[in-house]
RNA sequence: GGGGCUGUAGCUCAGCUGGGAGAGCACUAGCAUGGCAUGUUAGGGGUCAGGGGUUCGAUCCCCCUCAGCUCCA
Numbered sequence: 001g002g003g004g005c006u007g008u009a010g011c012u013c014a015g016c017u018g019g020g021a022g023a024g025c026a027c028u029a030g031c032a033u034g035g036c037a038u039g040u041u042a043g044g045g046g047u048c049a050g051g052g053g054u055u056c057g058a059u060c061c062c063c064c065u066c067a068g069c070u071c072c073a
Base pairs, nucleotide, nucleotide: 001072002071003070004069005068006067007066010025011024012023013022019056027043028042029041030040031039032038049065050064051063052062053061
């Protein structure tokens, strides 16, 4: 330098045919226990990497950029 893959909550990751942004763990609060561990109930937490385009509507489709991984030279 060229090709491919990945980027979604604090972490690990789902997300169907374009229309609701989610799960587990973690965090906060209540309850149970004398307390801890633990269990249970509720809650908070998002620039869907960034920009542009297509569309009535984009995490999803198209283009560019950035970062990481990987293959080739």